Source information: This is a predicted structure of an 87-nucleotide RNA (c-di-GMP-I riboswitch aptamer) from Parundibacterium terreum. RNAcentral holds the sequence, with entries from Rfam. Of the family's consensus pairs, 95% are formed in the model. Lineage of the source: Bacteria > Pseudomonadati > Pseudomonadota > Betaproteobacteria > Parundibacterium.
RNA sequence: AAGACCUGAGGGCAAACCCGUUGAAAGACGGGGACGCAAAGCCACCGGCCUACAGCGCGCAAGCGCCAUGGCAGCGGGGUUGCCGAU
Repeated sequence: AAGACCUGAGGGCAAACCCGUUGAAAGACGGGGACGCAAAGCCACCGGCCUACAGCGCGCAAGCGCCAUGGCAGCGGGGUUGCCGAU
């Protein structure tokens, strides 16, 4: 310097659930907590999934349907950056 991520060490992240904040919701953020993760770092570009305030349509009404401009990077693909170092 390169490769691999089977195994060892150091270090990292943190699902469900609980509490608080926020949001119309999905969800997000903080604290606790660990199911897991070798990119579970970052980016909604492609597919997928979740939600539907406003809007539009229907309805006497209650309400129902459509819709992403809202989300999920811990659903898959893609892009991009990258720690340790036994061997």